[in-house]
């Protein structure tokens, strides 16, 4: 990416997976990071910063140090 089948047992919480737990939302939803500054009106430009978690634990990836 494509095809087939089955199901509605829901989805979401800024970078992957799993378990536990908490919170939020009901598809017109929850969610889609932060700081400073300029513009303008809730949007956008510029500069900078943290983290694979919402929280805990484990695994994987990445980074640093030491040893074999």
């Nucleotide at each position: 990416c494509u095809a087939a089948c089955u199901a509605u047992c829901g989805g979401c919480g800024a970078u992957g997976g799993a378990g536990u737990u908490c919170g939020c939302c009901a598809u017109u939803a929850a969610c889609c990071g932060c700081u400073u500054u300029g513009g303008a009106u809730u949007c956008u430009g510029a500069a900078g910063c943290u983290g694979a978690u919402g929280a805990c634990u484990c695994c994987u990836a990445c980074u640093c140090u030491c040893a074999a």
Molecule: Fluoride riboswitch aptamer (crcB RNA motif)
Organism: Thermodesulfovibrionales bacterium